[in-house]
Molecule: small-subunit ribosomal RNA
Organism: uncultured bacterium
């Protein structure tokens, strides 16, 4: 030392991207009150107008252009004075000039430099230093100029240029001279090779300058010597990216002579030598001014050089000297270049990277300011001048820090906004109003520091100097400075961002996948806390947020401090060279390692005591730190080194024994093929099925010969060798290895290895053979929508040898190599032992492999575990998101295909590992279902009902649409319903309240219009009470509530369908895993069933299941009308018809039975199992009601409620008419039949279970009949309702018929205001299709199917053939679970999670992006070669001057900046055309992966 967000249905984990934190010479965007401190072109080293930034010294000289004073003359005035010209260097002063010192400092910038540039440490025995210190000498005597003035001359101008003539502290000579310089000899003494310091001699060379003052004054001046200061050169270390940059270098490296510099040097030059530097990174190329320090980190780091400081370069661009102590000079100079200007066209002028300042660039960076007051620097003896250094001040919230914008009270909890469940709450909010107080700041007067002094001058005293004391004079740009006072009054002062998570803060309204937001995740498709505005809130706060960079978090390059079986990452493999690392004992040293000392680590900064500005920022002062370098002194345990030993690493040896280790020559059998002869006859082959092919010229089979050529059954094995690749018939030769054992020998020889180098399956290449069988590529046949495939038939290379190349695989144990150590148990190979038997068995114990299983650790987890994925120390190679991409470009190797090395633009926030839980799988196992199957009957064909689609329509109203719609909502559309459509009408209404007003209308009855509903019009009216009133009802009118079958079932609640009456589905508590989850709930055996035993890290309990409930089947009990009638009695034609019975039945309440209880045999039990027993019934008796957890965003807003929306003289409501009944068609579901097990006509018998007063309606009559008249009984165990197949018995004889009944005519009936669209029933007549029903389909396991009819419900009627319910008559079949479906349980794969209707792949076609490659085309670099070639050093020559030292000019060598010219590197821009990539909600074609992905995938 802090962590979040994001890949998932969840989980671990690798991993990447994104966030919060700090900083900046910043920029923009909103805002902005005040002060202190700081900071301010990061871009064009781009051009630059105009001011200034470097002078000074008259105490160095001539001198006198301007100024001021004097002197002299001379005008004017004349009263002195004063005013004016002329003159005079006489004095202060001083322009321009000679001279001296400065100008190399101060200030600026970051182009170049990858350097000894910088940065620490050494070093000069290889120098140098003006001014300053100190100390010693020393200043003698001549001399010729120039500049200024002055005078011509030539130019536009800058500027040149000729005469005269002049002076110095300018020049120059001679003289003097050493402690100086050379050179010689001698002697001493020192160090570190060279050397070097000193002593003495002796030769020769070599100097100077005055000024100033009242002074014996003060300063200059020349040598020489030391000192400080400053510079200069060497050297050790360190100091940026590429290797896709591997070889560079001719003055190169050395050496000798000269030469040259201050001074060493190849520094230059001659001549000798061939060397130097370099995988420990030379050359190249690309960035780059470096450090103190600044940022950030916990630190190690990492990023940065803006203010300040040091050190370097540069001053248009290049180049070159000169002057000087110093320069290769920013505000000097010379020459080329390129650019402005000026010009009278001949010629010149210049250099803000100094301080302002302008233009240009850019997101962006200031004033053409005041002062020399203070510091500091030049000159000067000072006075003083100077000074864009500096110190001040302007602008700018660019930063840091401080201050303020009131403070206290104050509830009517105020009004407005906003909100909410709205008569009321809540929140803005003690916020405001009100009250008091306060006065920082701000304004306005007013006072007023210190920065100023130990300063300078002057002037005194003290002093040998050097200095010290005391006196006085002066000096402030900031500055209307800070500060203090004093008036006045809340008076002058708040924003900005945010509010789904990360992250602190939530609510309306708008919007409607639009508009937009966004940092990552991700919001927005009508109820968005994630847009947009409000209204609340959080954060900070004169600022807030956004962008850019940065450093952190990132353990995400990992030294501190990762990793590599499956996540990205072990090199195919050994051998080996540098490197790096090594056994034991023991001697030196002392490099590394440690320890005290020393000297350095500049200041500022950092940290820290103590001060100063009211505080702080900011300063000031002392400490500490500066983790480094250098040097010394010690220590030796480890490393290193050296010497000398050991033997157990390593190796030799010996003996024995293994093996499909190599190579090369040989060789055996089986088996294919092919020939050739023979038997023999029609097919053979091949497939899911076929077909191409072969076969009557005889195949296929079969027999016996021959020939080839490849491969090596059994044996044979989680067996063996080898470094890997790999290696298998059997013999021989050769060669390697490898293990035990044993004992002798070397005596650390040893491990690993960058570059190197050898090997190195298969494919493939070249060159020559072979070629039996397989068998790319091609061919034909088949599948198929298609099949360039899978299958079949052929069939070249190819697979064999041999030589040469290639050098890659999933070259895998996906796991480098070598060593040590770390429980166990059981195989097996090949060897050595002990002990026992002894025919070679067991048993035990060892090294050497090879395997299974597991402890402990380890790890995400699978797993792994002595053959390590474990502990540990060594080397080697390799990763750091995915995609683009193992591509591109370069380079290399290769005949070639291609290897190796190997980016990057773009693009995405995932990508991926294990492992969990679902689902799925044309995976597996087991189970069950009328699931198949065995049956019966239907549907699918005709006609007709009935619903849907679809067409049509003014409207055909809406709704359901696989299994789960579709005779469904609808349990009954002629008006009504009714939602639709035409077309009339009404607007508070249709129906209730409240409140206020008004009326006595209204209602009823008739009338008139009208299609109707509406509208007009006539008569008519309660109650109380005496009556006006007044009250009741009614009605009108206003207000306020309405109404909607309008949207949205994806905003809902309830209802309902389905899995599926399948047997599941969870909980607690423990227990197992890092966690998602697991276990219970799995296993065994059972059952309808998670039923119920046994087992068992589980026990236990819910929700289902099963039981409780109602029908049914048997039975007791009670009770007996309206039900019954045995049994007495009456009684009729008959009949429970009657009195009576209650025994049956029967009806309704209540009990009992049935529980695998007994028996037999199985079984550990559960339980199955028997033609068992007994029972009305046996194993759930048959039937119903009951629907777990949850799935289909499944249905329904049109039953019903309801949130939002939407219509409000209409989407509301009211009438009439018409639609919902159309009708080429298609599909669902039913009827009815197609006949003889039938039809028809006639008789005859048998029931449940409802319904009924607006009803059901008997008996009679009347109609062929539907019906109609009339009405007994009955609100119902009383009455109303013919059951019908059936059975008798006649007829029909196989036919479109005495099957069949549609369709159409006509004539009625019944309901209903009304049967035209559009009712239903009779009767006559007509008499259609249909002779049993392709593919494919449904339903049913017993009182079931199939058939036969009865009743209801809705209803006036009826389209019911529907539906619900009742009862009659009543069958066949299940071997059995291989296959269709569905579903349950365990397993197994997975890339699916919106779960297989899933995922996903390419190629094409379209937009956009970036890159590669292009015939060219254009630029930029920096070498080379040759050519040219300015100015300058240096060296020749010649003039010329000449003070004889030299100078000047000319020419001319050498070197060179610069131009020109050639071929080539290199490195950018741009391009027809190309080439792949990469991204884009609904495009093409196909189906390659994922499941056994429907040919297992996959690598070369």
């Nucleotide at each position: 030392u802090a962590g979040a967000g994001u890949u998932u249905g969840a989980u671990c984990c690798u991993g990447g991207c994104u966030c919060a934190g700090g900083a900046u010479g910043a920029a923009c965007g909103c805002u902005a009150g005040c002060g202190g401190c700081a900071g301010g072109c990061u871009u064009a080293a781009c051009a630059c107008a105009u001011g200034c930034a470097a002078g000074u010294c008259g105490a160095g000289g001539g001198g006198u252009a301007a100024c001021a004073g004097g002197g002299a003359u001379u005008g004017c005035u004349u009263u002195u004075u004063g005013c004016g010209g002329u003159u005079u260097g006489c004095u202060g002063a001083c322009g321009a000039c000679c001279g001296g010192c400065g100008u190399a400092c101060g200030g600026g910038u970051g182009c170049g430099u990858a350097g000894c540039g910088c940065g620490u440490a050494u070093a000069g025995a290889a120098c140098u230093u003006a001014c300053c210190u100190a100390u010693a000498a020393c200043a003698g005597g001549g001399g010729g100029a120039u500049a200024g003035c002055u005078u011509g001359a030539a130019g536009a101008a800058a500027u040149u240029u000729g005469g005269a003539u002049u002076a110095a502290u300018a020049c120059c000579c001679c003289g003097u001279a050493a402690u100086g310089u050379a050179u010689a000899u001698a002697g001493a003494g020192g160090g570190c090779a060279u050397c070097u310091u000193u002593u003495a001699u002796a030769u020769a060379c070599u100097a100077u300058a005055g000024a100033u003052u009242u002074a014996u004054u003060u300063u200059g001046g020349u040598u020489a010597u030391a000192g400080a200061u400053g510079g200069c050169u060497a050297u050790g270390c360190g100091u940026u990216g590429u290797a896709u940059u591997a070889g560079u270098u001719a003055g190169u490296a050395g050496g000798u002579g000269a030469g040259g510099u201050a001074a060493c040097g190849g520094c230059u030059u001659a001549c000798c030598u061939a060397g130097g530097c370099u995988u420990c990174g030379a050359u190249a190329c690309a960035u780059a001014g470096g450090g103190g320090u600044u940022c950030u980190g916990a630190g190690a780091g990492g990023a940065a050089u803006u203010u300040c400081c040091c050190c370097c370069a540069c001053a248009c661009u290049g180049g070159u000297a000169c002057u000087g102590a110093g320069a290769u000079a920013c505000g000097g100079a010379c020459c080329a270049g390129a650019c402005u200007c000026c010009u009278a066209c001949g010629g010149g002028a210049g250099g803000c990277a100094g301080c302002a300042g302008u233009g240009a660039g850019g997101a962006a960076u200031a004033u053409u300011g005041g002062a020399c007051a203070a510091u500091g620097g030049g000159c000067g003896g000072a006075a003083g001048c100077u000074u864009g250094a500096u110190c001040c001040a302007g602008c700018c919230a660019u930063g840091c820090c401080g201050c303020g914008u009131g403070u206290a009270g104050g509830a009517a909890g105020a009004c407005u906004g906003c909100c909410c469940u709205c008569u009321g709450g809540g929140u803005u909010g003690u916020a405001a109003a009100c009250u008091a107080c306060u006065u920082u700041u701000a304004u306005a007067c007013u006072u007023g520091a210190g920065a100023a002094a130990u300063a300078u001058g002057c002037u005194u005293c003290u002093u040998g100097c050097g200095a010290g004391g005391g006196g006085u004079u002066u000096u402030g740009a900031u500055g209307u400075u800070a500060g203090g006072g004093u008036a006045u009054g809340a008076a002058u002062a708040a924003g900005c961002a945010c509010c789904g998570g990360c992250u602190a803060a939530c609510u309306c309204c708008g919007u409607g996948c639009c508009a937009g937001c966004a940092g990552c995740c991700g919001c927005g498709g009508u109820a968005a806390u994630a847009c947009g505005g409000a209204g609340g809130g959080u954060g900070c706060g004169a600022g807030c947020g956004u962008u850019a960079u940065u450093c952190g978090g990132a353990a995400u390059c990992a030294u501190u401090g990762g990793g590599u079986u499956u996540a990205a990452a072990g090199g195919g493999u050994u051998c080996g060279u540098a490197g790096g690392c090594g056994g034991g004992c023991u001697u030196g040293u002392a490099a590394g390692u440690c320890a005290g000392g020393g000297g350095u680590g500049a200041a500022a900064g950092g940290c820290u005591g103590c001060g100063g500005c009211u505080u702080a920022a900011c300063u000031g002062u002392g400490g500490u730190a500066u983790u480094g370098c250098c040097u010394u002194u010690g220590a030796u345990a480890c490393u290193g080194u050296u010497g000398g030993u050991c033997u157990u690493g390593a190796g030799u040896u010996a003996u024995a024994a293994g093996g499909a280790a190599g190579u090369a020559a040989g060789u055996g059998g089986a088996a294919u093929a092919u020939g050739u002869a023979g038997u023999g006859u029609a097919g053979c082959g091949g497939u899911g099925a076929a077909a191409u092919g072969c076969u009557u010229a005889g195949a296929u089979a079969u027999u016996a010969c021959a020939u080839a050529g490849a491969a090596u059954a059994c044996c044979g094995a989680u067996u063996g060798c080898g470094a890997a690749g790999g290696c298998a018939u059997c013999u021989u030769a050769c060669u390697a290895u490898u293990u035990a054992u044993a004992u002798a020998c070397u005596g650390a020889c040893g491990c690993u290895g960058a570059u190197g180098a050898a090997c190195g399956a298969g494919a493939g290449c070249u060159u020559g053979g072979g070629u039996a069988g397989c068998g790319a590529a091609a061919g034909g046949g088949a599948u198929u929508a298609g099949a360039u495939a899978c299958c079949c038939c052929u069939g070249u290379a190819g697979u064999c040898c041999a030589u040469g190349c290639u050098g890659u695989a999933a070259a895998c144990g996906a796991u480098g190599g070598a060593c040590a150590c770390u429980a166990g148990u059981u195989g097996u190979u090949g060897g050595c032992g002990u002990a026992u038997u002894u025919u070679u068995u067991u048993a035990u114990g060892u090294c050497a492999g090879u395997g299974g299983u597991c402890a402990a650790g380890c790890g995400a987890a699978a797993g792994u575990g002595a053959u390590a994925a474990g502990u540990g120390a060594c080397c080697c190679a390799c990763c750091u998101g995915g995609g683009g991409a193992g591509u591109a470009c370069g380079g290399u190797c290769g005949c070639a295909a291609g290897g190796c090395u190997g980016a990057a633009a773009c693009u995405c926030a995932a990508a991926g590992g294990a492992a969990u839980u679902g689902a799925c799988g044309g995976g597996g196992g087991c189970c069950c279902g009328c699931a198949c199957a065995a049956g019966c009957g239907g549907u699918g064909g005709a006609g007709c009902a009935u619903g849907u689609g679809g067409u049509u329509u003014a409207a055909u109203u809406c709704g359901a649409u696989g299994a789960u719609a579709c005779g469904c909502g609808a349990g009954g559309a002629a008006c009504c319903u009714u939602a639709c459509c035409a077309g009339g009408g009404c607007u508070u209404a249709a129906a209730u309240g409240u409140a206020a007003g008004u009326u006595g209308c209204a209602u009823u009855a008739g009338u008139u219009u009208u299609a109707a509903u509406g509208g007009g019009c006539u008569a008519u009216u309660u109650c109380u009470a005496u009556u006006u009133u007044g009250g009741a009802c009614u009605a009108c009118u206003u207000a306020c509530a309405a109404g909607g079958u309008g949207c949205u079932g994806c905003a809902u609640g309830g209802u309902u369908g389905u899995c599926g009456u399948c047997a599941g589905c969870u909980c607690g508590u423990g227990c197992c895993g890092u966690g998602a989850g697991g276990u219970g709930u799995c296993a065994g055996a059972u059952u309808a069933a998670g039923u119920c035993c046994u087992a068992u890290a589980a026990c236990g309990a819910g929700c289902g299941c099963a039981a409780c409930c109602c029908c049914u089947a048997u039975u007791g009990a009670u009770a007996g009308u309206u039900g019954c009638u045995a049994u007495c009695a009456g009684g009729u034609u008959a009949a429970g018809c009657u009195g009576a019975g209650g025994a049956c039945u029967c009806u309704a309440u209540u009990g009992a039975u049935a529980c695998u209880g007994c028996c037999g045999g199985u079984g550990u039990a559960a339980a199955c199992u028997g033609u068992g027993a007994g029972g009305a019934a046996g194993g759930u008796g048959g039937g119903g009601a009951u629907g777990a957890c949850g799935u289909c965003a499944a249905a329904u807003c049109a039953u019903c409620a309801c949130g939002g929306c939407c219509c409000u003289u209409a989407u509301g409501u009211u009438c009439u008419g018409g639609g919902c009944u159309a009708c080429a068609c298609a599909c669902g579901u039913g009827c009815u039949a197609c006949a003889a097990u039938g039809g028809u006509a006639u008789g005859u018998a048998c029931a449940g279970a409802g319904a009924g007063u607006u009803g059901c309606g008997a008996u009679u009559g009347c109609g062929u009949g539907a019906g109609c008249a009339g009405g007994a009984g009955c609100g119902g165990a009383u009455c109303u309702u013919u059951a019908a197949a059936a059975c008798a018995u006649a007829u029909c004889a196989c036919a479109g018929u005495u099957c069949g009944g549609a369709u159409c005519g006509g004539a009625g009936u019944c309901u209903g205001c009304a049967a035209c669209u559009c009712g239903g029933c009779u009767c006559u007549g007509u008499g259609a299709a249909g002779u049993u029903g392709g593919a494919a389909u449904c339903g049913c396991u017993a009182g079931u199917a199939a058939u036969c009819g009865c009743a209801g419900a809705u209803c006036a009627g009826c389209u019911a053939u529907g539906u619900u319910g009742c009862g009659g008559u009543g069958a066949a079949u299940a071997c059995g679970u291989u296959c269709c479906c569905g579903g349950g349980c365990c397993u197994u794969g997975u890339a699916c999670a919106c779960a297989c209707c899933g995922c996903c792949c390419g190629u094409c076609a379209a937009a956009c992006c970036a890159u590669g490659g292009g015939a060219g085309u254009u630029g930029g670099g920096g070498g080379u070669g040759c050519u040219u070639g300015a100015a300058g050093u240096c060296g020749g020559c010649a003039a010329u001057u000449u003070u004889u030292g030299a100078u000047u000019u000319g020419c001319u060598g050498c070197u060179u900046a610069g131009g020109g010219u050639a071929a080539a590197c290199u490195u950018g821009g741009u391009a027809a055309c190309u080439a792949g990539g990469g991204c884009u909600a609904a495009g093409u074609c196909g189906u390659a992966a994922c499941a056994a992905g429907g040919u297992a995938a996959c690598c070369a």